[in-house]
RNA sequence: GCGCGGGAGAGUGUGGUGGGUGUGAGCCUGCCGCCGCCGAAGGAGCAACCGCCCCGGAAUCUCUCAGGCCCAAGGACCGCGC
Numbered sequence: 001g002c003g004c005g006g007g008a009g010a011g012u013g014u015g016g017u018g019g020g021u022g023u024g025a026g027c028c029u030g031c032c033g034c035c036g037c038c039g040a041a042g043g044a045g046c047a048a049c050c051g052c053c054c055c056g057g058a059a060u061c062u063c064u065c066a067g068g069c070c071c072a073a074g075g076a077c078c079g080c081g082c
Stems, first nucleotide, its partner, number of pairs: 001082006011035001013034009036069003042065001043063003049057003
């Protein structure tokens, strides 16, 4: 690195605007704004720690730019196999 399995958190908020469906009430969904929130893609910061040691590598910590807040997808990390 590849394959398989496991894998969390936080609004199914609100206003506006469109699309689909429907006789209608409604339901599903895209975009924009506002407020609230999460951290385990990525990114950044500190620096615990580590090493071939005065030079390097650096987190599950911190920040949330990105990403995410029904499900799904994704997913650090863990296990097994190659």